Context: one part of a larger RNA
């Protein structure tokens, strides 16, 4: 820009893309078959491999804004307590998130029309013949079925609702995250839990500072599962989402 008024939702599916894999074992059954040796089809079940998708409950990794230990050195006048730098100084753990080595799920079943092939009926050709007329079965291939996109499908579809101008609606602006390079997308904007803060909880770390006690001291114990705690879950308007602005336009040839 188009889809002959302007919008907001919900859709149909022309068409397109993806997926389509496979082993072993048990049973049927030591059955059918076979002199024996051997040894099935069909069917039923179990369990794997590779591949794919989703997710983080478990296991594991990361986790330079969490906690603790510790070395050297500088600083806060000193002790104590903190703190800067040294690869995050080094080390031990670790929430959220992100991941796989983890968990869950998938390939199926079914239908249609068929290939090679196997047949029925059956003439030409009194017989025979799957074929000439007619009819049936038959494959991971084909078409559906499963997953995703999809009306610029210019063949531009359908349904519902709103608006006739201070319009419906959209955008801007702000608080933002399950989103994100930026646009975009999603949530919210006081008729409010959108983010931060605060409080509580979960999870993490692992026993804070100070004081007291024991000891000559290093240190240990008590107060006390203490103190601290990023992203998690709730509650709470304390702070910030203020007031607003712009587009749409006199309407359906």
């Nucleotide at each position: 820009c188009g889809u002959a008024g302007g919008a907001a939702a919900u859709u149909u599916g022309c068409g397109a893309a993806g997926a389509u894999c496979u082993g072993a074992c048990u049973u049927u059954a030591g059955u059918a078959c076979g002199a024996g040796a051997g040894g099935a089809c069909c069917g039923a079940g179990u369990u794997g491999g590779a591949c794919a998708a989703a997710c983080c409950u478990c296991u594991a990794g990361u986790g330079u804004a969490u906690c603790a230990g510790u070395u050297g050195u500088g600083g806060u006048g000193c002790u104590a307590a903190c703190u800067g730098c040294a690869u995050u100084g080094c080390u031990g753990a670790g929430u959220a998130g992100c991941u796989a080595c983890g968990u869950u799920u998938g390939g199926a079943a079914c239908a249609g029309a068929u290939a090679a092939g196997c047949a029925c009926u059956g003439a030409a050709a009194g017989c025979a013949u799957c074929u000439a007329a007619g009819u049936g079965c038959g494959a991971a291939a084909c078409u559906g079925a499963c997953u995703u996109c999809a009306a610029g499908a210019u063949g531009a579809g359908a349904u519902u609702u709103c608006c006739c101008u201070u319009a419906a609606g959209a955008a801007a602006c702000g608080u933002u995250a399950a989103a994100g390079a930026u646009g975009a997308u999603g949530a919210c904007g006081u008729a409010g839990a959108u983010a931060g803060g605060u409080u509580g909880c979960a999870g993490g770390u692992g026993g804070a500072c100070g004081c007291u006690u024991a000891g000559a001291a290093a240190u240990a114990a008590g107060u006390g599962g203490a103190g601290c705690u990023g992203a998690g879950c709730a509650a709470u308007a304390c702070u910030a989402a203020u007031u607003u602005u712009u587009c749409a336009g006199u309407a359906g040839u």
Molecule: large-subunit ribosomal RNA, domain VI
Organism: Bernardetia sp. ABR2-2B